[in-house]
Context: one part of a larger RNA
C1' cells in the first nucleotide's frame, strides 16, 4: 500500500459555522456519460504458461498455440448510478398559537458577612496551635453598642433539576436579544448530511494598558516542626483574583466515546408540553412528542463494561492511530509583545 482499528490497551480535530469535494427521499418522461452484451481493430517482438522438436541430458535454443485481463470504433438494452425535463411531500425550511429555561450582552438596585475608620461602654489580655513562638494589645486591644466607608461573592431555595455548540452559566429587575420544546399540518418544494482547506468561539494561568483592591493569597519575610525543611502548621505579605479594552489559544476543554439518518424486548424515576379520563379546588390515571438519570433483554466487547442518550445492526461524510525510548523534542514555516503554541523528523537504542 491492502487489510485492522480508534470509551480504558496507539488512535475523536477543545466547539461550532461553512467554502471546495464526497454523498443524497418518492414518481413519470427522456438521454445514454458510467453500466451490461455483441462485433470489428489493434493489444510489436522477446519474456511467463501451455503442447512439440534440436543439442547424449539439463541449462539453453528452437517451431506453434494460449495469454496480454488494456484502449479504441461500432450495434445494442435502459433495470441501476449520472444528465436532461415535469410533479410529489413523509426529509428540511418557513408560517400559527403557545411553553420552560443560572442562554448571552449592558444598565440599575439589595442584604448577610469580612476588613477598615469615626465615636460609645468597658479592662488585661487577645489571637494562633498538637503544642508553642513570631503577632496584635494600656499611646486601650479583643469583646460590645451605634454610625460611616469599600470590594468581592451572592447562604436557604438547590435537585440525581435547568440552559448553552463547546469553554460554561445562579441575588433581584429592567431593555436589547440567540436558540430549543409542544400543537396545527397553512406555505416553500429536497432547498438535505458531511466538511479538507478557511473563519468563528474558547476554563484557568499568563500578558500590554488604564482603573480598583474588602477577602484570598503564588513569591517573599518571620515563627515552629525537623538530623536538615528552601514543605506539610502559624503570623504578615506583593503579583493577581475585579472592572475595561487588546492579546494569548492552551487543559484529565472527559462521556478519555465525532457528526447526520434509520431499524432493534422491556420495566422505573425526574424536567418541558399535549391529547383523553377524573374532576373542574385539585392531587391523580392513560396515551404521545421532547430532554434527562440509574436497571436490564438480544446483540457486542479482551475484559471492564455498552445496551434506544449503544461500545447492537446498517448508511453517508469528515479527523486520527501504525512497537516502546529518542519526542507533547530538533530543524525550518505560520502565529505571538512575550511566556509560547501549531504543524513536524532523523540519528542512535531496546
Nucleotide at each position: 500500500c491492502u487489510g485492522g482499528g480508534c470509551g480504558u490497551a496507539a488512535a475523536g480535530c477543545g466547539u461550532c459555522u461553512g467554502u471546495a469535494g464526497g454523498u443524497g427521499g418518492c414518481u413519470u418522461g427522456u438521454u445514454a456519460a458510467g453500466u451490461u452484451a455483441g462485433a470489428g481493430g489493434u493489444g510489436a517482438a522477446a519474456g511467463c504458461c501451455c503442447c512439440g522438436c534440436g543439442c547424449u541430458c539439463a541449462a539453453c535454443g528452437u517451431g506453434g498455440g494460449a495469454a496480454c485481463u488494456g484502449c479504441c470504433u461500432u450495434u445494442a438494452a435502459a433495470a441501476c448510478u449520472g444528465g436532461c425535463a415535469a410533479g410529489c411531500u413523509u426529509g428540511a425550511g418557513a408560517g400559527u398559537a403557545u411553553c420552560a429555561g443560572a442562554g448571552g450582552u449592558a444598565g440599575g438596585c439589595g442584604g448577610a458577612a469580612u476588613a477598615a475608620c469615626u465615636g460609645g461602654u468597658g479592662u488585661a489580655g487577645a489571637g494562633g496551635u498538637a503544642a508553642a513562638a513570631u503577632u496584635c494589645a494600656u499611646a486601650g486591644a479583643u469583646a460590645u453598642c451605634a454610625g460611616u466607608u469599600g470590594g468581592a461573592a451572592c447562604a436557604u431555595c438547590c435537585a440525581u433539576g435547568g440552559c448553552g455548540a463547546a469553554g460554561g452559566c445562579a441575588g433581584c429587575u429592567u431593555a436589547c436579544u440567540g436558540g430549543g420544546g409542544u400543537a396545527u399540518u397553512u406555505c416553500u418544494g429536497a432547498c438535505a448530511c458531511u466538511g479538507a482547506g478557511a473563519g468563528a468561539c474558547g476554563a484557568c494561568a499568563g500578558c500590554g494598558u488604564g482603573g480598583g483592591g474588602a477577602g484570598c493569597a503564588a513569591a517573599c519575610a518571620g515563627g515552629a516542626u525537623u538530623a536538615g525543611a528552601u514543605a506539610c502548621c502559624c503570623u504578615g505579605g506583593u503579583a493577581g483574583u475585579c472592572c475595561a479594552c487588546g492579546c494569548c489559544g492552551u487543559a484529565a476543554a472527559c462521556g478519555a466515546u465525532g457528526c447526520a439518518c434509520a431499524c432493534u424486548a422491556g420495566a422505573u424515576g425526574u424536567c418541558g408540553g399535549g391529547u383523553u379520563c377524573g374532576c373542574u379546588a385539585c392531587a391523580g390515571a392513560a396515551c404521545u412528542c421532547g430532554g434527562u438519570g440509574g436497571c436490564u433483554u438480544a446483540g457486542c466487547u479482551a475484559a471492564c463494561g455498552c445496551g434506544g442518550u449503544a461500545a447492537g445492526u446498517g448508511u453517508g461524510c469528515c479527523g486520527c492511530c501504525u512497537g516502546g525510548g529518542g519526542a507533547u523534542u530538533a530543524c525550518g514555516g505560520c502565529c505571538g509583545c512575550a511566556a509560547g503554541g501549531u504543524u513536524a523528523a532523523a540519528a542512535c537504542u531496546c
Molecule: small-subunit ribosomal RNA, central domain
Organism: wastewater metagenome